């Protein structure tokens, strides 16, 4: 100095005036009052109900290894695979020889392989030259061998080079791939290294499915409490008519129980409170452990709790960036994304200007 990778930080500041919410106070007054995503509600838990001998199946979920963690579809370092010169970034990465399915259109064939051009070989005919019933080249049909080479496709039955061969093939060799197997290294995934094997086993499991592992439902509008009032419900008391009901009884009279109606309790739980509700896997330092994700110890701090829902609005002064002027003042602009609702730990988006740190190429100078 140009271009790159990668993690980070900040999210305007102060000060008046008029408001709002919660504490504290008899009162005057004080304190305190959104975020790095408070979001989306995609995971995973805490809490609280509600289910629940144990075991199975279904159903969803997860999916290299080791570690973290309260747990996670999440971090973290690693391994394999891919891109990239590099810093360095992606990755849903068990099982296709358990079984079934699909591989569209081309194509010969899409998986019991199989031949359209094509290459080779005999056969016969025919052509053409030697030339005299044979030799040589060429060719059409017929029979066969062949997959080297075209031709389809997202994929083609190991790849590449060489021998070989009538032409050809792993038919044979190195070479790389591939099964088996054995050695060292790793806590591991897997590397590396040696044997043997001539090649069996296309692909797709974000199809079905098969392996291994986990997982009761339902949520703070959960759940507990105190409760105006309605409607209905139990009991107690009181208590008009005897019109109806039932016993004693087959009827009538009596009586008993019962009755509409009022009084109190209880119960009920509607509106409303209260409560859960904010000291929490907690935030800062600073030391130890560990590659790290995280861990542990000390010291310190208290840092929203509304409820139709509070955190506002207006001035003034300076910060930052951009414009014009123009040389140092002065003028106009901008200043993001968005916003609690029980909580907490991830992931994912959204973000104005600026700033920082460590890494890599490239090209100059010393």
């Nucleotide at each position: 100095u140009g271009g790159a990778g990668u993690g980070g930080a900040c999210g305007c500041a102060u000060g008046a005036u008029c408001g709002c919410c919660g504490c504290u106070u008899u009162a005057c007054a004080g304190c305190g009052g959104a975020g790095g995503a408070a979001a989306g509600u995609c995971c995973g838990g805490a809490c609280u109900c509600c289910a629940c001998a144990g075991g199975g199946c279904a159903a969803g979920g997860u999916g290299g290894u080791u570690c973290g963690c309260a747990a996670c579809a999440c971090g973290a370092a690693c391994u394999g695979g891919g891109g990239g010169c590099a810093a360095c970034c992606c990755u849903a990465a068990g099982g296709a020889a358990a079984g079934u399915g699909c591989c569209a259109c081309a194509g010969a064939a899409a998986a019991c392989a199989u031949a359209c051009c094509g290459c080779c070989u005999g056969c016969c005919g025919c052509c053409u030259g030697c030339a005299u019933u044979g030799c040589a080249g060429g060719u059409a049909a017929c029979a066969g061998g062949u997959a080297a080479g075209g031709u389809u496709g997202a994929a083609a039955a190991g790849g590449c080079g060489g021998g070989g061969u009538a032409a050809g093939a792993g038919c044979c060799c190195a070479c790389c791939g591939c099964u088996u197997u054995c050695a060292u290294g790793g806590u591991g995934a897997c590397a590396u290294g040696g044997a043997a094997g001539g090649c069996a086993c296309g692909g797709c499991a974000a199809a079905c499915c098969c392996c291994a592992c986990c997982u009761g439902g339902a949520g703070c509008a959960a759940g507990a409490c105190c409760a105006a009032a309605u409607a209905g419900g139990a009991a107690a008391g009181c208590g008009u008519u005897u019109a109806a009901g039932g016993g004693c009884u087959g009827c009538c009279c009596g009586u008993c129980c019962a009755a509409a109606g009022c009084u109190u309790u209880c119960g009920g739980g509607u509106a409303g409170g209260u409560u859960g509700c904010u000291a929490g896997a907690g935030g800062u330092g600073c030391c130890g452990g560990g590659c790290a994700a995280c861990c542990g110890g000390c010291a310190u701090c208290c840092c929203a709790g509304a409820u139709a829902a509070a955190u506002g609005a207006u001035c003034a002064u300076g910060g930052c960036c951009c414009c014009g002027u123009u040389u140092u003042u002065u003028g106009g602009g901008g200043u993001a994304c968005a916003g609690g609702a029980u909580c907490c730990g991830g992931c994912u988006u959204a973000u104005a200007a600026u700033c920082c740190a460590c890494u890599c190429c490239a090209g100059a100078a010393u």

Predicted 3D model of a 366-nucleotide RNA (Bacterial RNase P class A) from Candidatus Desulfobia pelagia. It was read from a public genome assembly, where an Rfam model found it. The coordinates come from a structure-prediction model, not an experiment, and the mean pLDDT is 77. It matches the Rfam family "Bacterial RNase P class A". The family's RNA type in Rfam is ribozyme. Rfam describes the family as follows. Ribonuclease P (RNase P) is a ubiquitous endoribonuclease, found in archaea, bacteria and eukarya as well as chloroplasts and mitochondria. NCBI's taxonomy places the organism under Bacteria, Pseudomonadati, Thermodesulfobacteriota, Desulfobulbales, Candidatus Desulfobia.